Transfer RNA from a Dehalococcoidia bacterium, 76 nucleotides, folded computationally.
Rfam family: tRNA. The family's RNA type in Rfam is transfer RNA. Rfam links the family to the GO term triplet codon-amino acid adaptor activity.
The coordinates come from a structure-prediction model, not an experiment, and the mean pLDDT is 81.
The source organism's lineage runs through Bacteria, Bacillati, Chloroflexota and Dehalococcoidia.
């Protein structure tokens, strides 16, 4: 260097054009309990990697950049 893949909550990951983007851990409260880090209810928490384009409409599709991983090349 080229290709091909990923990037969505603090963490592991669904969601592949339709309205206010989920789950599960974890995190706060509150109730339970003889205490409890178990158990229960509730609730916070997302510039969907950045930027630009198609579209009525974009996390989803295009185009460029960033940043990880694979694999090919190149290594006097």
């Nucleotide at each position: 260097g080229c290709g091909c893949u990923c990037g969505u909550a603090g963490c592991u990951c669904a969601g592949g054009g339709g309205a206010u983007a989920g789950a599960g851990c974890g995190c706060u409260g509150c109730c339970c309990u003889g205490c409890g880090g178990a158990g229960g209810c509730a609730g916070a928490g997302g510039u969907c990697g950045g930027a630009g384009g198609u579209u009525c409409g974009a996390a989803u599709c295009c185009u460029c950049c960033c940043g990880g991983g694979c694999g090919c090349a190149c290594c006097a």